[in-house]
Molecule: transfer RNA
Organism: Opitutaceae bacterium
RNA sequence: GCUUCUGUAGCACAAUGGAUAGUGUAGUGGCCUCCGAAGCCAUUGAUCCGGGUUCGACUCCCGGCGGAAGCACCA
Numbered sequence: 001g002c003u004u005c006u007g008u009a010g011c012a013c014a015a016u017g018g019a020u021a022g023u024g025u026a027g028u029g030g031c032c033u034c035c036g037a038a039g040c041c042a043u044u045g046a047u048c049c050g051g052g053u054u055c056g057a058c059u060c061c062c063g064g065c066g067g068a069a070g071c072a073c074c075a
Base pairs, nucleotide, nucleotide: 001071002070003069004068005067006066007065010025011024012023013022018055026044027043028042029041030040031039048064049063050062051061052060
């Protein structure tokens, strides 16, 4: 450099193109306890960036950026 795959809470993953993007874990507060752990309740927090298609985009398309794999170049 080329090709393919990929990007969603701190982390790991969901979400036929259709209501307010969910789950686990984690964080915070509370209940419980002599104190903790475990358990229970509440709560915080995300779609990489720009554009396009569409009545409607996490989802489809294009470009950029980041990551992974393969291939090529390296006189």